This is a predicted structure of a 74-nucleotide RNA (transfer RNA) from Candidatus Iainarchaeum sp.
Its Rfam family is "tRNA". Rfam classes the family as a transfer RNA. Rfam links the family to the GO term triplet codon-amino acid adaptor activity.
Its mean pLDDT, the model's own confidence on a scale to 100, is 83.

[in-house]
RNA sequence: GGGUUUGUAGCUCAGUCCGGGAGAGCACACGGCUGAAGACCGUGGUGUCGCGGGUCCAAAUCCCGCCAAACCCA
Numbered sequence: 001g002g003g004u005u006u007g008u009a010g011c012u013c014a015g016u017c018c019g020g021g022a023g024a025g026c027a028c029a030c031g032g033c034u035g036a037a038g039a040c041c042g043u044g045g046u047g048u049c050g051c052g053g054g055u056c057c058a059a060a061u062c063c064c065g066c067c068a069a070a071c072c073c074a
Base pairs, nucleotide, nucleotide: 001073002072003071004070005069006068007067010026011025012024013023020057028044029043030042031041032040050066051065052064053063054062
């Protein structure tokens, strides 16, 4: 230098193929329960979907560029 894959909540990830509500588990906060704590039960999503631009009525999803990581080729 070229190629492939990945980037979504504090962490691990799903959703992308085929455009239309941003979600799960764990963690966390508050309340209940308890003498207290843990466990358990209830409530709460806490987010620039890596960044910028384009297409579209509408983009995490499609297109272009860039950034970062892993792997392969040289």